A computed fold for a 1445-nucleotide RNA from an uncultured bacterium, annotated as small-subunit ribosomal RNA. It matches the Rfam family "Bacterial small subunit ribosomal RNA".
[in-house]
RNA sequence: GGAUGAACGCUAGCGGCAGGCUUAAUACAUGCAAGUCGAGGGGCAGCACGGGUAGCAAUACCUGGUGGCGACCGGCGGACGGGUGCGUAACACGUAUGCAACCUACCCUGUACAGGGGGAUAGCCCGGAGAAAUUCGGAUUAAUACCCCAUACGAUAAGAAUCGGCAUCGAUUUUUAUUGAAAGCUCAGGCGGUACAGGAUGGGCAUGCGCCCCAUUAGCUAGUUGGUGAGGUAACGGCUCACCAAGGCAACGAUGGGUAGGGGGCCUGAGAGGGUGAUCCCCCACACUGGAACUGAGACACGGUCCAGACUCCUACGGGAGGCAGCAGUAAGGAAUAUUGGUCAAUGGGCGCAAGCCUGAACCAGCCAUGCCGCGUGCAGGAAGACUGCCAUUAUGGUUGUAAACUGCUUUUAUAUGGGAAGAAACCCCCGGACGUGUCCGGGGCUGACGGUACCAUGUGAAUAAGGAUCGGCUAACUCCGUGCCAGCAGCCGCGGUAAUACGGAGGAUCCAAGCGUUAUCCGGAUUUAUUGGGUUUAAAGGGUGCGUAGGCGGCGUGUUAAGUCAGAGGUGAAAUUCGGCAGCUCAACUGUCAAAUUGCCUUUGAUACUGGCAUGCUUGAAUGCGAUUGAGGUAGGCGGAAUGUGACAUGUAGCGGUGAAAUGCUUAGAUAUGUGACAGAACACCGAUUGCGAAAGGCAGCUUACCAAGUCGUUAUUGACGCUGAGGCACGAAAGCGUGGGGAGCAAACAGGAUUAGAUACCCUGGUAGUCCACGCCGUAAACGAUGAUAACUCGACGUUAGCGAUACACUGUUAGCGUCCAAGCGAAAGCGUUAAGUUAUCCACCUGGGAAGUACGAUCGCAAGGUUGAAACUCAAAGGAAUUGACGGGGGCCCGCACAAGCGGUGGAGCAUGUGGUUUAAUUCGAUGAUACGCGAGGAACCUUACCAGGGCUUAAAUGGGGAACGACCUUCUGGGAAACCAGAAUUUCUUUUAGACGGUCCUCAAGGUGCUGCAUGGUUGUCGUCAGCUCGUGCCGUGAGGUGUUGGGUUAAGUCCCGCAACGAGCGCAACCCCUACUGUUAGUUGCCAGCGGAUAAUGCCGGGGACUCUAACGGAACUGCCUGUGCAAACAGAGAGGAAGGUGGGGAUGACGUCAAAUCAUCACGGCCCUUACGUCCUGGGCUACACACGUGCUACAAUGGCCGGUACAGAGGGCAGCCACUUCGUGAGAAGGAGCGAAUCCUUAAAGCCGGUCUCAGUUCGGAUUGUAGUCUGCAACUCGACUACAUGAAGCUGGAAUCGCUAGUAAUCGCGUAUCAGCCAUGACGCGGUGAAUACGUUCCCGGGCCUUGUACACACCGCCCGUCAAGCCAUGGGAAUUGGGAGUACCUAAAGUCGGUAACCGCAAGGAGCCGCCUAAGGUAAUACCAGUGACCGGGGC
Repeated sequence: GGAUGAACGCUAGCGGCAGGCUUAAUACAUGCAAGUCGAGGGGCAGCACGGGUAGCAAUACCUGGUGGCGACCGGCGGACGGGUGCGUAACACGUAUGCAACCUACCCUGUACAGGGGGAUAGCCCGGAGAAAUUCGGAUUAAUACCCCAUACGAUAAGAAUCGGCAUCGAUUUUUAUUGAAAGCUCAGGCGGUACAGGAUGGGCAUGCGCCCCAUUAGCUAGUUGGUGAGGUAACGGCUCACCAAGGCAACGAUGGGUAGGGGGCCUGAGAGGGUGAUCCCCCACACUGGAACUGAGACACGGUCCAGACUCCUACGGGAGGCAGCAGUAAGGAAUAUUGGUCAAUGGGCGCAAGCCUGAACCAGCCAUGCCGCGUGCAGGAAGACUGCCAUUAUGGUUGUAAACUGCUUUUAUAUGGGAAGAAACCCCCGGACGUGUCCGGGGCUGACGGUACCAUGUGAAUAAGGAUCGGCUAACUCCGUGCCAGCAGCCGCGGUAAUACGGAGGAUCCAAGCGUUAUCCGGAUUUAUUGGGUUUAAAGGGUGCGUAGGCGGCGUGUUAAGUCAGAGGUGAAAUUCGGCAGCUCAACUGUCAAAUUGCCUUUGAUACUGGCAUGCUUGAAUGCGAUUGAGGUAGGCGGAAUGUGACAUGUAGCGGUGAAAUGCUUAGAUAUGUGACAGAACACCGAUUGCGAAAGGCAGCUUACCAAGUCGUUAUUGACGCUGAGGCACGAAAGCGUGGGGAGCAAACAGGAUUAGAUACCCUGGUAGUCCACGCCGUAAACGAUGAUAACUCGACGUUAGCGAUACACUGUUAGCGUCCAAGCGAAAGCGUUAAGUUAUCCACCUGGGAAGUACGAUCGCAAGGUUGAAACUCAAAGGAAUUGACGGGGGCCCGCACAAGCGGUGGAGCAUGUGGUUUAAUUCGAUGAUACGCGAGGAACCUUACCAGGGCUUAAAUGGGGAACGACCUUCUGGGAAACCAGAAUUUCUUUUAGACGGUCCUCAAGGUGCUGCAUGGUUGUCGUCAGCUCGUGCCGUGAGGUGUUGGGUUAAGUCCCGCAACGAGCGCAACCCCUACUGUUAGUUGCCAGCGGAUAAUGCCGGGGACUCUAACGGAACUGCCUGUGCAAACAGAGAGGAAGGUGGGGAUGACGUCAAAUCAUCACGGCCCUUACGUCCUGGGCUACACACGUGCUACAAUGGCCGGUACAGAGGGCAGCCACUUCGUGAGAAGGAGCGAAUCCUUAAAGCCGGUCUCAGUUCGGAUUGUAGUCUGCAACUCGACUACAUGAAGCUGGAAUCGCUAGUAAUCGCGUAUCAGCCAUGACGCGGUGAAUACGUUCCCGGGCCUUGUACACACCGCCCGUCAAGCCAUGGGAAUUGGGAGUACCUAAAGUCGGUAACCGCAAGGAGCCGCCUAAGGUAAUACCAGUGACCGGGGC
């Protein structure tokens, strides 16, 4: 996608055609579904007519007289039609044949016949039994009922002749013997009867072929298989019986089990196939279950009989009745399937001469969108592109949408009215005609359930008529809101954790449409069971290996045959269906008709290339002979040396042994070591190899002997296809293991001890038993691997090697058989394979079909056992897997780097304090930052403010700003009162331009507010880190199916992907470097506020002044350094040299500069911004408090612990900055912080003590003259205000601390260390912080093994949120299916025995009958029943076992 006898959900206007219990072959109330014939018969209950009697009449009674006819005898039909699919795996069905082995009522044709006789019996009548169903007895009676006799074309038996065939035999003619028929009725037209023959129709039997699953069903069979004879049947036949023989079936699947009606067909598919067997047609089977026969032409009989059983019903309890799988209908079951309808009008059937009767067959109608088909729900115009709705970039657009409104038109359908079919022609009746009396033909008449239906006409009026599903991808169709891993969706992948095109709603869209979706099932796609049309090195899959049976396949030539094969012809292949043409319903569905098709089977004729059969020949396949040759080939025996161990003796003395280090162990009872000779068992160094050998695999190694086997080469002598493969089968088959008996040196599971370790049932060590070895017997498995079955042929080459041949010679070349490496073509998903194929072909075998469960369970079989072989399912998952790619990772490898280690110096960790954080506390201790990459961080200044937090008090267009409007001339400010303040109340108080008008100002209204509220996981921007590590990429080309690779790898070199060389790469970009700034040297220019050498002036002194540009300096432009030069090494790049020169040398030093990216890293609290949230508050104002709390823990610092020091006095030298609400000289006061005065300076001009250092003094190792915390008192300054909570000063006080555990940090030179100075913020300051500045100024680096981090190459990977990964098993909890299981329940099938109904058949003296015959009795068989044991299948099952999620 298609399909369905469908069902369910939502929805629904009409018609046509079809279909409608798939489940309980469950049970059935009620009605109907098979009768008919009076022209077979006796008759006459009921009805009608006539007649009669009685009666006024109504009416009653009588009357087979007529129409007709209940019940009865008789005939025909109830064996058809209709239903269902239980059973059946079968000659049931399909197809094709056969019957010389058969039957066939009614129908057709033909021939012949129908003479005579007899006795009964239903009914009716009488009587009896019984509740009934029913039944018994008596009397009487008919027939187309029954019987007898006659006749005979028939049959049977025997015989003869002719002809024929297919074995038995058949046909015709004929002789003899035996035997067998008939029916009448009548309207006088006719309808029937009997026998035989033929036909037609329908059946019976037999056979070939076709016809489901299981081998975890492998053997089955006693009437079984055959024969002879008999019986039986319509007929053949073990169909049945007696006897005889021992057969028959089966791997080409018997037997058993399961399932199932078969076919035409139907669905699907390109086909081949797969699935299916509703409706319609054919066949079969069945009729409550089982058995049985009767009748009949036909039955073992759906609406017949008998018996048994179960069930239901009636009953007077004695006994009876019943069978919807016919049509309706009911109950039940179920997801689910209709009316207790009409008519015999048509078609068909039964009976009848016919009229006709019967017919739930049939034809119609009813119900159901169950399906198929058709029609409609309007058409045209109509833009202000209306309103609503929805959306957006939000005040304008988009969409709904020509959609609506509105205007015009049409009327299918609907509704109303009117008309109105075809299906009907027969039978029959009437008339006529032909032939000649009965058939046929013509005309007329009669007959419609459906149905006043289909159809037609007219009127009305858009009037009566649209839904369903979907919209993440597959798959056509997108947005908003709600929800927030919830609710839910889902066919697969998967959506949903606050911006969901995936949930729910809405708007819009898409697809179908009176339907649309869902579910179920089948086919397709699926070449995913592969015949067409697949595979097996690594994805699932080659048997462990050989020998060989059946089977399959098979070399070259000739002849023959014609089985396969091919062609022609004939028969059949039912109809319907399908396909094509044409036709009929208005179209279509549907239907009719014609043609084709039906791919099959059978028969026949022909062809002979190929395959097969038969015959004959050949040598190349195969085998053999002969001659050489090769080897760890096999079996059995003998021998050998080295090593090891043991015991003996000797020498000799304290350890030996073992390990990462040790210990256990051995040893003064003399070990280990050394020497001598002895014994034992096992294995065979060197040679030895990518070697060799083996039928193959397992496997085979000292030397030698015997025996056995094999390969290869040469020769072309022999046979003449003898071949290949190989299901079953048989044999072999490593190690371990098992049994019996030996053997036992070394090694060594188990075991013991010692170590290691958190533990160590291990790795290491010391011991040590099975075993390893031998013989015999089992086992039968391995990653038994080349993960590659065997055989044969073909297809480029190169190199090595073993054995042989050709040759003298491995010089060289050729050839055969092996063993290897690399490659062309080709193949392969790739890796790879590549004459030793995984290439191209042929034959045969084995095996595979998603992962797990599981190589498990059960069964079978083998085994002593262990276990092996064969080998599932339930359930569960959406994957499992292969090859390759890029990363990441590795207690993988190689190379390299970094204060990474090492070498050093100084710290931290201990103390006190400062500061930050955690924690705790609190009304609040606002928030953020949290490994490295948070923690003196945001904060470069928390007393108020800041401030975001808390408590309390206020405001609501608001604290600020802008726009518009209105009124006002206010407001601001000042004062008074209240208040903690904010604020509230009151009083006073405007300005400008020229009136109008405006400016300005606030107030009020209005439009825009505001939020340090949330989300850094929605974002921008900014930042940290890897890391200033050397990397990260692109274009084109090339390689690869592709991911991707190459370039970027390699060899060197560098600080560097820096450069050089090479190279299927060539180039390029972002990074590196350089360009920029500072600094180090120098030149030029310039010379104030800087400088002062020389000249001059002045002072107590000072560049103070005139001057000067020399110097320093300032600040602009230049120069200079580039491995440029030399030597050496190197191809080069480059490196080395205390090299030269130079202020500086190999990046001179420092800074700025941070690639692609990583960490959902940090920040919504700098700012911006999407979404969400608050709006008399989460906004805003104010007062006070808090951010400063304090048992504690951590980080970062300061100060110290002292003599390289403290203190006191004297004295020298910076740089870089800052300054007007400022820096402040100087003077005075104060011990001091500072204060009061007061010059200069918006600054190279004024202000700003450098300290360590140096000189001198003192202290003398002490908790000190070290150290300064803490506390007290008194002050200073800033500020509205120092209580919480500032800094500083003075005096007093004088804590801990004597160099710091584990551990840990920084630093490679003007660096560390140490010393001070400045600045920002700032009223002040908690600054010991941060950022700068200069002064003094070291030590060490052997080196890259190790720790940490990083770069490149390579390797492994089951990792890819990438090792902080992935992942295994037990245990715990829950759920699920399953195996075992004492036992228990049920089922079907069979066996044996017992009993045995009905009934057929057989037998039969007593009874009945004149007889035929019957009853009764006996026998055989047998359904059901019973008993017994066994096997099989299924359910349940305490408990046990594993498995899945």